[in-house]
Molecule: SAM riboswitch aptamer (S box leader)
RNA sequence: UCCUUAUCAAGAGCGGCGGAGGGACAGGCCCUGUGAUGCCCGGCAACCUGUAGUGGAAACUGCAAGGUGCUAAUUCCUGCGGAAGGGAGUUAUCCGGUGAUAACUCUACCGAAAGAUGAGGC
Repeated sequence: UCCUUAUCAAGAGCGGCGGAGGGACAGGCCCUGUGAUGCCCGGCAACCUGUAGUGGAAACUGCAAGGUGCUAAUUCCUGCGGAAGGGAGUUAUCCGGUGAUAACUCUACCGAAAGAUGAGGC
């Protein structure tokens, strides 16, 4: 680097260093000298791990925190597709009409893709 698999709606500092950029990519929209990214400390969580219990097993539950991880915004939102026809809008046609039908767009919803992290594999 690639493959498999699980998770991604919760949680976490008014600390120190340091100085300009950052939020993976693109488009948005944001954060940032009332000092970002980063490093240290602190913290959160509990994937692996250890341990106690239940169980035939798979597995489940509790506790601890050694290895990771995380610590603005849902993985910040959208990026591809589906279903439903709910909500909003535009256009066209019919109709005297606050009405009907059709198409399209946006949106609530679902699933992928991409990405991140853990564990395992080549």